[in-house]
RNA sequence: UUUCGACAAUGGCAAACCCUUUGAAAAUGGGGGGCGCAAAGCUAUGGGUCUAAGGUUCCAAGAACUAUGACAGCCAGUUUACCGAA
Numbered sequence: 001u002u003u004c005g006a007c008a009a010u011g012g013c014a015a016a017c018c019c020u021u022u023g024a025a026a027a028u029g030g031g032g033g034g035c036g037c038a039a040a041g042c043u044a045u046g047g048g049u050c051u052a053a054g055g056u057u058c059c060a061a062g063a064a065c066u067a068u069g070a071c072a073g074c075c076a077g078u079u080u081a082c083c084g085a086a
Base pairs, nucleotide, nucleotide: 004084005083012037013036017032018031019030020029022027035073041079043077045076046075047074048071049070050069054066055065056064057063058062
């Protein structure tokens, strides 16, 4: 340095759920909480998933399609990083 990952050390993150902010919604920010995580750090690049305000089509109600909205704790990729037993 690369790979790898201990019932190691120091620390870190925080699912569901509850309260609350923003939002049309998905979801997100904050507080509590702790299922888990060795990149559960970064990044929507590829695939995937969610939503459908606006738009388009049909139109009686309403329905279908659509991301310019989201998800990094779905899988890859990108990039950065703590520790060091075997």
About this RNA:
The prediction has a mean pLDDT of 88. A computed fold for an 86-nucleotide RNA, annotated as c-di-GMP-I riboswitch aptamer. It matches the Rfam family "c-di-GMP-I riboswitch aptamer". From the family's description: GEMM was predicted in a large-scale screen for bacterial structured RNA regulatory elements.